[in-house]
Molecule: Bacterial large signal recognition particle RNA
Organism: Armatimonadota bacterium
RNA sequence: UCGUGCUAGACGGGGAACUGGCGGUGCCCUGUACCCGCAAUCCGCCAUAGCGGGGUCGAAUUCCCGCCCGAGGGGUGUCGAACCGAGGGACAGACUGACGAGCGCGGCGUUGAGCGCCGGGCCCGGCGCAACAGUGAACGCCCGAAUCUGGUCAGGGCCGGAAGGCAGCAGCCAUAAGGGAUUGUCACCGCGUGCCGCCGGCCGCCCGGCAGGAGCUAGCGACGAUGGUACCGCCGAGGCAAGGCAUUUCGACGGUGGGUGCACGA
Numbered sequence: 001u002c003g004u005g006c007u008a009g010a011c012g013g014g015g016a017a018c019u020g021g022c023g024g025u026g027c028c029c030u031g032u033a034c035c036c037g038c039a040a041u042c043c044g045c046c047a048u049a050g051c052g053g054g055g056u057c058g059a060a061u062u063c064c065c066g067c068c069c070g071a072g073g074g075g076u077g078u079c080g081a082a083c084c085g086a087g088g089g090a091c092a093g094a095c096u097g098a099c100g101a102g103c104g105c106g107g108c109g110u111u112g113a114g115c116g117c118c119g120g121g122c123c124c125g126g127c128g129c130a131a132c133a134g135u136g137a138a139c140g141c142c143c144g145a146a147u148c149u150g151g152u153c154a155g156g157g158c159c160g161g162a163a164g165g166c167a168g169c170a171g172c173c174a175u176a177a178g179g180g181a182u183u184g185u186c187a188c189c190g191c192g193u194g195c196c197g198c199c200g201g202c203c204g205c206c207c208g209g210c211a212g213g214a215g216c217u218a219g220c221g222a223c224g225a226u227g228g229u230a231c232c233g234c235c236g237a238g239g240c241a242a243g244g245c246a247u248u249u250c251g252a253c254g255g256u257g258g259g260u261g262c263a264c265g266a
Base pairs, nucleotide, nucleotide: 001266002265003264004263005262006261009057010056011055012030013029014028015027020046021045022044023043024042034054035053036052037051038050063259064258065257066256067255068254072250073249074248075247076246077245078244079243083239084238087235088234091233093232094229095228096227097226099224100223103221104220105219106217107216108215116210117209118208119207120206121205122204123201124200125199126198127197128196129194130193132190134188135187136186138185139184141180142179143178149174150173151172152171157166158165159164
């Protein structure tokens, strides 16, 4: 140096979490890398720190060590969007009240706007009239007397010789005191009555006429000025916190440099 057979070792690694600690299952990164069984109110172990069984490769592209790079994860500091939020404040935000002005929209207007004049109506006051209700009285109406009211008085009675005369009950008629009815008339009083009349008033509204000829209005928006309201916007101690930056730590994949055993034979 070559060949054969072995052995160490390898057949994935890492981060966080869990744990007294280590590793595994599960999560994440890397990226391809034997099989079976076990395991999160877990499983197996103890610094030689998964256990048990089976299989392959095997001293190098594959194993071991140093350095570089660096996916990704963790710690600390600082800033910190969003969110919650004690509290504050009436702010050119928001909502809302009354006002002004008359820019825009709308509405009314040449079938004639506002202003002006005239007339009427609505409305108010007084007087009157009427209606209605109440009261009263008079007139009118009705009833109303065994006898002590009237008239007429049958019968009967009295006087008279007679002619005739007188008083007079009942009945009938009428009436007094009184009562009734409640309408007709009247008076008084009241009335939340009236397509009623007269006189007067009238901020205003409505209708009509005349003159005249283009404005009037303020519903909505915008504007101006002035009040109100802490639901929201706004400010905001504090809390929570995505994330950014700095620093630190572990670190896969990859790159690079170095290292690696035994036996036999030629």